[in-house]
RNA sequence: AUGAAGAAGCAGGGAGAGAUCAUGAAAAUGGCGCCGAAGGGGCACAGCGAAAACUCUCAGGCAAAAGGACCGGCUUUGGACG
Numbered sequence: 001a002u003g004a005a006g007a008a009g010c011a012g013g014g015a016g017a018g019a020u021c022a023u024g025a026a027a028a029u030g031g032c033g034c035c036g037a038a039g040g041g042g043c044a045c046a047g048c049g050a051a052a053a054c055u056c057u058c059a060g061g062c063a064a065a066a067g068g069a070c071c072g073g074c075u076u077u078g079g080a081c082g
Stems, first nucleotide, its partner, number of pairs: 006077005012071002018032001020031004033062003039058001040056003
């Protein structure tokens, strides 16, 4: 002196599907229908291992709000490489 991966913070974008039915004063419980983008499981060559936006729907969700995979931006950190 260049400043890769990674990490933290800040603000932004960000889909789908019931403002369903019954009981109930309410809290809540149960029924039916659905979604795929927190998390989790499955998948795959003779065997072993193995990813996803594929698949399952356990969990979660189905007005708004919240949450939200993922996307790029800024700041700090980091210190691969030269």
Molecule: Glycine riboswitch aptamer